[in-house]
Context: one part of a larger RNA
Molecule: small-subunit ribosomal RNA, 5' domain
Organism: uncultured bacterium
RNA sequence: GAUUGAACGCUGGCGGCAGGCCUAACACAUGCAAGUCGAGCGGAAACGACACCUUCGGGUGGGCGUCGAGCGGCGGACGGGUGAGUAAUGCCUAGGAAUCUGCCCAACUGUGGGGGAUAACUCCGGGAAACCGGGGCUAAUACCGCGUAAUCUCUACGGAGCAAAGUGGAGGACCUCUUCGGAGGCUUCACGCAGAUGGAUGAGCCUAGGUCUGAUUAGCUUGUUGGUGAGGUAACGGCUCACCAAGGUGACGAUCAGUAGCUGGUCUGAGAGGAUGAUCAGCCACACCGGAACUGAGACACGGUCCGGACUCCUACGGGAGGCAGCAGUGGGGAAUAUUGGACAAUGGGCGCAAGCCUGAUCCAGCCAUGCCGCGUGUGUGAAGAAGGCCUUAGGGUUGUAAAGCACUUUAGGUUGGGAAGAAAAAGCAUAGGUUAAUACCCUUUUGCCUUGACGGUACCAGCAGAAUAAGCACCGGCUAACUUCGUGCCAGCAGCCGCGGUAAUACGAAGGGUGCAAGCGUUAAUC
Repeated sequence: GAUUGAACGCUGGCGGCAGGCCUAACACAUGCAAGUCGAGCGGAAACGACACCUUCGGGUGGGCGUCGAGCGGCGGACGGGUGAGUAAUGCCUAGGAAUCUGCCCAACUGUGGGGGAUAACUCCGGGAAACCGGGGCUAAUACCGCGUAAUCUCUACGGAGCAAAGUGGAGGACCUCUUCGGAGGCUUCACGCAGAUGGAUGAGCCUAGGUCUGAUUAGCUUGUUGGUGAGGUAACGGCUCACCAAGGUGACGAUCAGUAGCUGGUCUGAGAGGAUGAUCAGCCACACCGGAACUGAGACACGGUCCGGACUCCUACGGGAGGCAGCAGUGGGGAAUAUUGGACAAUGGGCGCAAGCCUGAUCCAGCCAUGCCGCGUGUGUGAAGAAGGCCUUAGGGUUGUAAAGCACUUUAGGUUGGGAAGAAAAAGCAUAGGUUAAUACCCUUUUGCCUUGACGGUACCAGCAGAAUAAGCACCGGCUAACUUCGUGCCAGCAGCCGCGGUAAUACGAAGGGUGCAAGCGUUAAUC
C1' cells in the first nucleotide's frame, strides 16, 4: 500500500447491488419446511346444493359438488442445511472394463382366461395412553396360479424357463340382457400395463499421477501377499470362506501421531510465489451418539424402521413420546452476525389427463454504514474586510467572501397525480388441419377472443411549497501533509519506531488556526 463474512470508539442524509453465528456438530418452547392422485378401489366422517318430514331445536334420504380416514400408485434417495469426521474408502487431472439405470426418447411384440384373500366397515375384548388382539362382510391398476413366449435368461446345444391391468371420453349401424330408465358387447380415441432392443441421463467399480506437518514416530502386516475352488454382488476383486504357498510394504519416509473437508476460485504480488477455501458452482461426508438391515430403479435413508446409549417430556408406574447441522425463533457461548414477515405472480420441483394442490426451494419485503458504487447536505453575488473568538512587536494580523444582506435553483427527502416491464400461458369459447365409419370424442408449433402480479403507496414521469430536513472523524516533533498561545512541571500523561514531559513542551491537556479523508473516520485483529 492492498484486502476482510470483521469487531470496537466517535459520528451518521438518501438510493442501487451484494453480504450477514467465523464461537457450542451446545440444548431446544412454538409454528411452518412433502405431498399428491376419486380418470386405480371399496366407500361417505365433515361441509354445501337438492328432496321429504318437522314439535322449527332439528331429523331422514340420496354419492350430486366434493372428500376425512382406509387399500393402492408415484414421490418422501430431489430440493434445503452443516463441515463433526476424513491425509485417502476423499478431492483434482488423465485413462479404463467386469456393471445397473424409475420417469424420458426411438422403434418392436403383447395386453387371453381364472382364483383366493385383506384393510376400511361392523361386533366383541384389552390398555391411563401410545396402540393392540379376536369373530364376520367387501373391492381394486393390491396379491396368486393357468395359457401364450422371443432378438430375453439358462444350456450338456437336445432342450428348458419367465409376463401383463385396467381406467376415462365419444359413438352410426349390428348383437345380448332389461325393472323400458338403461347396462354390456362392438367401433374408435387418450392415458396406462407386460416383455425385449437401442439411446439419453444418473449411479457403482478399477488404474496412474498430484494432494499439510512431525524421524524427539523406523520398522509395519496374518485375510496379511499370491494361487486353486466355492459362495456372494448389478458388477471385477480376500469382498467372504476352505485348502495351498510365504509372501506384501518401507529413508522416493511405510507405520504412528498431530492438523485439515477437497476443487473451480478468492486475496496479495510485476511475476514466480505466499496465504486462503465466507457468499456462488462441482464433488465428498454427516443428520442426538453407536450399530443394523428392510422397502425400492435408486438409501443402508435429515423431517422412515429396528436395537443399544445419553438427555428431555407424559404416565393411572404397567408403559410410552421426541430429535431445528430445514425457515423463522429461544436459551447458552461469544468481541460479534438479522423477522417467530408476504406470495406461489415468476423460475424450478413432486403428484395429477387436466383444473389444480403442495413447495421456509425460490421470488420478494423487514433489520444492520458490514462492504462496493452513485447522489446530496445548496448556487451566484457580497468589504463596512461587521460583531465575536484567537494571536500581537498594540500598529495590526487571522478566522474571512466565511457570515449577514441581496438575487436564484429545487437533485435527494416531503406531498399530490399519472404510470410501465417482469405475463409466457393453462383452462374456456370460436376457427383450420389431423385421426376416425363419423360433422362425436381426442390431438396440434393453425389462428383469434378472454383471463392471471406477492413485490406494490414498485421503477419511472409530471405538478406544488420552501435553503427549507442533512458533517463528521483522525491528525499537525521526524518518518508524514499540517503551528501558535495557555495550563501542567519526569507529575498528569503520550507513544507504530525514534522518543516527548524535571518552569517559556510545535510531542501531555485545552483553545484558536491548519492538514487529510468524508457518510464516514480512526483503532484493534488477520493475510500478502